[in-house]
RNA sequence: GCCGAUAAGGGCAAACCCGUCGAAAGGCGGGGACGCAAAACUGCGGGUCUACGGUGCAUAAAGCGCCAAGACAGCCGGGUUGCCGAAG
Numbered sequence: 001g002c003c004g005a006u007a008a009g010g011g012c013a014a015a016c017c018c019g020u021c022g023a024a025a026g027g028c029g030g031g032g033a034c035g036c037a038a039a040a041c042u043g044c045g046g047g048u049c050u051a052c053g054g055u056g057c058a059u060a061a062a063g064c065g066c067c068a069a070g071a072c073a074g075c076c077g078g079g080u081u082g083c084c085g086a087a088g
Base pairs, nucleotide, nucleotide: 002088003085004084011036012035016031017030018029019028020027021026034074040080041079042078044077045076046075047072048071049070050069053067054066055065056064057063
């Protein structure tokens, strides 16, 4: 260094509930733990999600496409940083 233990000390926190912000996806705070060795940071590539606004199509109504904008780092890669140390 790779690697990651029935190790030690710690850390984070899914679903769900409450509050709050947002048009929404979702964010933040509290409770709560399914999990996580990067479940730390970063929208750079892919992907997924939203649809207030603009625009086109369409309808009885619903709706659909495009543009712009936004969200997810606990979807997969890339980049940056990082605790511990058995076996191999």

Model confidence (mean pLDDT): 86 of 100.
c-di-GMP-I-GGC riboswitch aptamer from a Bacillota bacterium, 88 nucleotides, folded computationally.